[in-house]
RNA sequence: CGAACGGUGGCCAAGCAGGUGAAGGCACCGGUCUGAUACACCGGAGAUGCGUAGGUUCAAUUCCUACCCGUUCGA
Numbered sequence: 001c002g003a004a005c006g007g008u009g010g011c012c013a014a015g016c017a018g019g020u021g022a023a024g025g026c027a028c029c030g031g032u033c034u035g036a037u038a039c040a041c042c043g044g045a046g047a048u049g050c051g052u053a054g055g056u057u058c059a060a061u062u063c064c065u066a067c068c069c070g071u072u073c074g075a
Base pairs, nucleotide, nucleotide: 001074002073003072004071005070006069007068010026011025012024019058028044029043030042031041032040051067052066053065054064055063
């Protein structure tokens, strides 16, 4: 320098042929249970809206462009 893939709650991660209120797991908080803790079970909160800025559209996490960051490959 070129190419591919990825960036979504504290962490991991689904959703991406555009259209409800953005799944799930771990962690966290409360409860049941226990002498107590853990396990198990039940419930709850958490995304100033999906890396940043634009564009297309009635409507964008999803499509297009540029840029930033990460991984891998090539030179």
A computed fold for a 75-nucleotide RNA from a Candidatus Thorarchaeota archaeon, annotated as transfer RNA. Rfam family: tRNA. Rfam links the family to the GO term triplet codon-amino acid adaptor activity. By type it is a transfer RNA. Rfam's curators write: Transfer RNA (tRNA) molecules are approximately 80 nucleotides in length. The prediction has a mean pLDDT of 84. The source organism's lineage runs through Archaea, Promethearchaeati and Candidatus Thorarchaeota.